A computed fold for a 340-nucleotide RNA from a marine eukaryotic metagenome, annotated as Bacterial RNase P class A. The RNAcentral record of the sequence draws on MGnify.

RNA sequence: AGGCGGUCGCACUUCUGUUUUUCAGAGGUGAGGAAAGUCCGGGCUCCACAGAGCGGGAUGCUGGAUAACGUCCAGGAGUGGCGACACUACGGAGAGUGCAACAGAAAGUAAACUACAGCACUUACAGUGCUGUACAGGUGAAACGGUGCGGUAAAAGCGCACCAGUCUUGGUGGUGACAUCAAGAGCUUGUAAACCCCAUCUGGAGCAAGACCAAGUAGGUGAAUUGGGUUCGCUCGCCCUGUUCGCGGGUAAGGUCGCAAGAGGUUAGUGGUAACACUAAUCCUAGAUGAAUGAUCGCUAACACUGUUCCAGACAGUGUACAGAACCCGGCUUAUUCUU
Numbered sequence: 001a002g003g004c005g006g007u008c009g010c011a012c013u014u015c016u017g018u019u020u021u022u023c024a025g026a027g028g029u030g031a032g033g034a035a036a037g038u039c040c041g042g043g044c045u046c047c048a049c050a051g052a053g054c055g056g057g058a059u060g061c062u063g064g065a066u067a068a069c070g071u072c073c074a075g076g077a078g079u080g081g082c083g084a085c086a087c088u089a090c091g092g093a094g095a096g097u098g099c100a101a102c103a104g105a106a107a108g109u110a111a112a113c114u115a116c117a118g119c120a121c122u123u124a125c126a127g128u129g130c131u132g133u134a135c136a137g138g139u140g141a142a143a144c145g146g147u148g149c150g151g152u153a154a155a156a157g158c159g160c161a162c163c164a165g166u167c168u169u170g171g172u173g174g175u176g177a178c179a180u181c182a183a184g185a186g187c188u189u190g191u192a193a194a195c196c197c198c199a200u201c202u203g204g205a206g207c208a209a210g211a212c213c214a215a216g217u218a219g220g221u222g223a224a225u226u227g228g229g230u231u232c233g234c235u236c237g238c239c240c241u242g243u244u245c246g247c248g249g250g251u252a253a254g255g256u257c258g259c260a261a262g263a264g265g266u267u268a269g270u271g272g273u274a275a276c277a278c279u280a281a282u283c284c285u286a287g288a289u290g291a292a293u294g295a296u297c298g299c300u301a302a303c304a305c306u307g308u309u310c311c312a313g314a315c316a317g318u319g320u321a322c323a324g325a326a327c328c329c330g331g332c333u334u335a336u337u338c339u340u
Base pairs, nucleotide, nucleotide: 002300003299004298005297006296007295008294010030011029012028013027014026015025016024017023032322036333037332039331040330041329042328043327044206045205046204047203051236052235053234054233055232056202057201058200059199060198061075062074063073064072065071076090077088078087079086080085091197092196096195097194098191099190100189113137114136115133116132117131118130119129120128121127145163146162147161148160149159150158164188166185167184168183169182170181171180172179173178210257211256212255213254220247221246222245223244224243225242227241228240229239264283265282266281267280268279269278270277271276302320303319304318305317306316307315308314309313
């Protein structure tokens, strides 16, 4: 998320008049930023006088805001981007289990296809067997950190130096998440929007909730039982009741309330980086129930396109989205028009 004015029409409401009803006149108000989706959080109503445990469910960096939230603000870390910025399902992989297709020998106390070394057989080569190894090659997204040196029969953090990563301790800065510096340790796959562990939170059903009035039949019939019920499930507790279940019939598509004054709006000041809070003043802004909030005319704002014009500008013409309250509010998501 157009504005102003006129004419006619509609809903609610206030006042006046009028034959209560009814009708007439005058005044006031009358669909959004998303009213949509029903994805979250609540207010409110009922279970209900209503508790505990377990399960289940939700959230997941830190600090704030808020009635609350899975929302918002400000930061941290990581990722993307030339950048302004944007995104994150962001606790734990030394509690455990599972998974990593295909390929590959082997996907974590894994593994030996090619290969390397040693020994034996063999005249030699080739080849075969045994032992040792995971350096090199191959496969793969990833193969038990990387580079270099030493060492070895051949090799490997096996040892050493430097580096990356993880963890521990200490210093400095910060409320904190963290950042940075120093020393040390063991040498080190990934995955938790897999199960799981940890921390925090969490009754349920919902305005077709519910309350009242009116009306009304046959408060009938059968079976079971000291039982049954108690708004996510189970257990305990509490409470209610003589009941529960089935069959059959009637009323009910009726009326009133709930239902519009609020965690309300606007303006200003103060505090805060901000979200927001406090104070003061001021305002009342739909309440329908098959469903009102409309039609038309004139002027005009913004934007787009076309024409005149060399261009800007100006003028003229045409057009302008998504969409429609139903208990209310704070968000999120989706659809869409413009400005900055």
The prediction has a mean pLDDT of 75.